Molecule: c-di-AMP riboswitch aptamer (ydaO/yuaA leader)
Organism: Solirubrobacteraceae bacterium
RNA sequence: UUGCGCACGGUGCCGAGUCGCUGGCCGUCCGCCGGUCAGCGAACGGGGGACCCGAUGCGGCUUCGGCCGCUGGGGCGAAUCGCCGCCGCGAUGGUGGCGUAGCGCGACAAGCGCGAGCCCGUCAGCUCACCUCGUAGGCGCCGAUCGCCAUGAAGC
Numbered sequence: 001u002u003g004c005g006c007a008c009g010g011u012g013c014c015g016a017g018u019c020g021c022u023g024g025c026c027g028u029c030c031g032c033c034g035g036u037c038a039g040c041g042a043a044c045g046g047g048g049g050a051c052c053c054g055a056u057g058c059g060g061c062u063u064c065g066g067c068c069g070c071u072g073g074g075g076c077g078a079a080u081c082g083c084c085g086c087c088g089c090g091a092u093g094g095u096g097g098c099g100u101a102g103c104g105c106g107a108c109a110a111g112c113g114c115g116a117g118c119c120c121g122u123c124a125g126c127u128c129a130c131c132u133c134g135u136a137g138g139c140g141c142c143g144a145u146c147g148c149c150a151u152g153a154a155g156c
Base pairs, nucleotide, nucleotide: 008143009142010141011140012139013138014137018042019041020040021039022038023037024036025035026034027033043135044134045133046132047131048130053125057070058069059068060067061066072123073120074119075118076117081099082098083097084096085095086094087093102114103113104112105111
C1' cells in the first nucleotide's frame, strides 16, 4: 500500500411459499428461547375431476365399417410474440442483437429493472361433489462511511 472471503444483527423486495399446536433430540444442569426431526391444524397457492357448454387438425384410400401417412399435447410462471445477424448440409438445432404482449420496484410520478427457467410423458377443455400436491429459492440496503493508534504477513 492492496485485495478477497465468512459469520452475526436490523430492515426491505420478488415469490403461494406463512402462522399456530403436540412430542422426541440438541444447544444446557434447569428455565425462557432457538435449531432440527416426526406429526396435527389453519391460511395461501397449484393440479386432476360430472351433467350442461365447448371442441372434433391436414392429406390419401374406402366395400362408407374403416384404414394409412403427416403433425403430438399439456402444466407451473409476468416471462408471450415478431424482426434481423452469425454458425450449421439441414433441422422442431446452437448463438447474438433490437423490439414486444405481459410483469415488478417507486408514490398512482420521474425513473430503474424483468420479459427466464423447469416439469409431465402420448395423456388431462370447462367442471359441483370429490381426490391430490406445494409452503421453496433468490436478492437489496444499513451496522462496516470517515478518522486516529498499535501490531503483523507478502511485495516493491